[in-house]
RNA sequence: GCGUCUGUGGCCAAGCGGCUAAGGCGGCUCCCUGCAGAGGAGCAGAUCGGGGGUUCAAGUCCCUCCAGGCGCU
Numbered sequence: 001g002c003g004u005c006u007g008u009g010g011c012c013a014a015g016c017g018g019c020u021a022a023g024g025c026g027g028c029u030c031c032c033u034g035c036a037g038a039g040g041a042g043c044a045g046a047u048c049g050g051g052g053g054u055u056c057a058a059g060u061c062c063c064u065c066c067a068g069g070c071g072c073u
Base pairs, nucleotide, nucleotide: 001072002071003070004069005068006067007066010025011024012023018056027043028042029041030040031039049065050064051063052062053061
């Protein structure tokens, strides 16, 4: 430099254009307990890497940039 894949809450991760963006871990509160853990109930937290475009509508399609993985030269 070229190709390809990835980028969603603190971490992991689903979401093949259309309801309020799943779930797990973690966090907080309550129950339980002598205390803690385990267990049970509940709560909060992401506008989807940045920018632009297409569309009535974009996390999802297109362009570009940034970061990272893999391959090639």